[in-house]
RNA sequence: GGGCCCAUAGCUCAGCAGGUUAGAGCGCUACGCUGAUAACGUAGAGGUCUUGGGUUCGAGUCCCAAUGGGCCCA
Numbered sequence: 001g002g003g004c005c006c007a008u009a010g011c012u013c014a015g016c017a018g019g020u021u022a023g024a025g026c027g028c029u030a031c032g033c034u035g036a037u038a039a040c041g042u043a044g045a046g047g048u049c050u051u052g053g054g055u056u057c058g059a060g061u062c063c064c065a066a067u068g069g070g071c072c073c074a
Base pairs, nucleotide, nucleotide: 001073002072003071004070005069006068007067010026011025012024013023019057028044029043030042031041032040050066051065052064053063054062
């Protein structure tokens, strides 16, 4: 220098052909249960979906660029 893949909650990830409110598990907080912990149950907080543009009535999803990470070629 060239090519490919990835980026969604604190962590690991889902979101299949663009559509009504963005989710799960773990973790966290509160409560219940217990003599007390753990486990279990219930509820809750937590996200401008990496950033900037574009397409569209509508974008996490499509297109372009950038940034960061991984791999391959030279």
This is a predicted structure of a 74-nucleotide RNA (transfer RNA) from a Candidatus Pacearchaeota archaeon. Its mean pLDDT, the model's own confidence on a scale to 100, is 81. The organism belongs to Candidatus Pacearchaeota, within Archaea. Its Rfam family is "tRNA". Rfam classes the family as a transfer RNA.